[in-house]
RNA sequence: CGGGCUGUGGCGUAGCUUGGUAGCGCGCUUGCAUGGGGUGCAAGAGGUCAUGAGUUCGAAUCUCAUCAGCCCGA
Numbered sequence: 001c002g003g004g005c006u007g008u009g010g011c012g013u014a015g016c017u018u019g020g021u022a023g024c025g026c027g028c029u030u031g032c033a034u035g036g037g038g039u040g041c042a043a044g045a046g047g048u049c050a051u052g053a054g055u056u057c058g059a060a061u062c063u064c065a066u067c068a069g070c071c072c073g074a
Base pairs, nucleotide, nucleotide: 001073002072003071004070005069006068007067010026011025012024013023020057028044029043030042031041032040033039050066051065052064053063054062
């Protein structure tokens, strides 16, 4: 320098192919049960989907550029 893959709450991960309400598990907070813990049940908070731009009525999803990590080639 060129090519490929990946990037989604604190952690892990689905959704992307086929554009249409951002989910699941763990964790966290509160309440109930217990003398307390563990555990169970109920409720809740937490995401500008790596960044920017474009297409579209509408983008996590499609297009382009950039950034970061990994891999391959030179």